[in-house]
RNA sequence: GGCCCGUUCGUCUAGGGGUUAGGACGCCGCCCUCUCAAGGCGGUAACACGAGUUCGAUUCUCGUACGGGCUACCA
Numbered sequence: 001g002g003c004c005c006g007u008u009c010g011u012c013u014a015g016g017g018g019u020u021a022g023g024a025c026g027c028c029g030c031c032c033u034c035u036c037a038a039g040g041c042g043g044u045a046a047c048a049c050g051a052g053u054u055c056g057a058u059u060c061u062c063g064u065a066c067g068g069g070c071u072a073c074c075a
Base pairs, nucleotide, nucleotide: 001071002070003069004068005067006066007065010025011024012023013022018055026044027043028042029041030040031039048064049063050062051061052060
């Protein structure tokens, strides 16, 4: 250099054209408790960036960035 794969809440992850973008942990509040932890209830917070296709893109296509894998060349 070429080819392939990945990027979603603070973290781990599910989903994949019309969703309120789901779950667990965390964090916050309340309940419980003499206190703390555990437990229960509620809340918080995310689709890497740009362009294209489309009535509609987080999802499809292309590019960029970052990460990973395979491979070639040079000496």